[in-house]
RNA sequence: GGGGCUGUAGCUCAGUCGGUUAGAGCAGCGAACUCAUAAUUCGUCGGUCCACGGUUCAAGCCCGUGCAGCCCCA
Numbered sequence: 001g002g003g004g005c006u007g008u009a010g011c012u013c014a015g016u017c018g019g020u021u022a023g024a025g026c027a028g029c030g031a032a033c034u035c036a037u038a039a040u041u042c043g044u045c046g047g048u049c050c051a052c053g054g055u056u057c058a059a060g061c062c063c064g065u066g067c068a069g070c071c072c073c074a
Base pairs, nucleotide, nucleotide: 001073002072003071004070005069006068007067010026011025012024013023019057028044029043030042031041032040050066051065052064053063054062
């Protein structure tokens, strides 16, 4: 220098053919249970979906550029 993949909650990730309210598990917090702790159960807290721009009635999803991480080629 060229190419590919990835970027969504504190962490690991899902999100279909563009449309319903942006979700799960773990973590945190509260409660139940217990002599107490752990485990378990219930509840709850959580997001400008990497940034900017474009397309569209409507974008996490499509397009462009940039940034960051990983991999391959040279």
A computed fold for a 74-nucleotide RNA from a Bifidobacteriaceae bacterium, annotated as transfer RNA. Rfam family: tRNA. About the family: Transfer RNA (tRNA) molecules are approximately 80 nucleotides in length. Its mean pLDDT, the model's own confidence on a scale to 100, is 81.